[in-house]
C1' cells in the first nucleotide's frame, strides 16, 4: 500500500427483501419466597446499532468517507 470479514445494552448474540416502539440470555437493581444466603418466580432500568454525510415517505439494513480489530495478498 491492496483485499475481505466484524463493529447493535456491562457481556454473548437476534433483528427476514429496507417497514410495528431495536429485542433474547446472562449480569445489574427490585419485589416475593427463606431462620440466612443460594437457587426458582416476578418486575424495573440499561441502546448515539463504532464516528460523520448522503439516498429514500421509512436505515441495524443501501451508497460515500472514517476508525477499531481479525485475516488474506504484496
Nucleotide at each position: 500500500g491492496g483485499g475481505c470479514u466484524a463493529g447493535u445494552a456491562g457481556c454473548u448474540c437476534a433483528a427476514c427483501u429496507g417497514g410495528a416502539u431495536a429485542g433474547a440470555g446472562c449480569a445489574a437493581c427490585g419485589c416475593a419466597c427463606u431462620c440466612c444466603u443460594a437457587a426458582c418466580g416476578c418486575g424495573u432500568a440499561g441502546g448515539u446499532u463504532g464516528g460523520a454525510g448522503g439516498u429514500u415517505c421509512g436505515a441495524c439494513u443501501c451508497c460515500u468517507c472514517u476508525c477499531u480489530a481479525g485475516c488474506c495478498c504484496a
Predicted 3D model of a 74-nucleotide RNA (transfer RNA) from a candidate division CPR3 bacterium. Its Rfam family is "tRNA". Rfam classes the family as a transfer RNA. The sequence is in RNAcentral, with records from ENA. The prediction has a mean pLDDT of 80.